[in-house]
């Protein structure tokens, strides 16, 4: 220096043809209990690493960069 990977909620992580942005553990509240626990319901929580481009539309395509692992030299 080069080549594969991965970067989506507080964590671990899904997203399969380009058109809803989500799940499960946490968190908040109601219900349940003398009280906690558990269960159930409901709610919050996102610049989908960052930047440009293609498209009527981008998490998905293309280019360019950052940071993580990992191969090669």
């Nucleotide at each position: 220096g080069g080549g594969g990977c991965g970067g989506u909620a507080g964590c671990u992580c899904a997203g399969u043809u380009g058109g809803g942005a989500g799940a499960g553990c946490g968190c908040u509240g109601c219900a349940u209990u003398c009280g906690c626990a558990u269960u159930g319901c409901a709610g919050a929580g996102g610049u989908c690493g960052g930047g440009a481009g293609u498209u009527c539309a981008a998490c998905u395509c293309u280019c360019c960069u950052c940071c993580g692992c990992u191969c090669c030299a």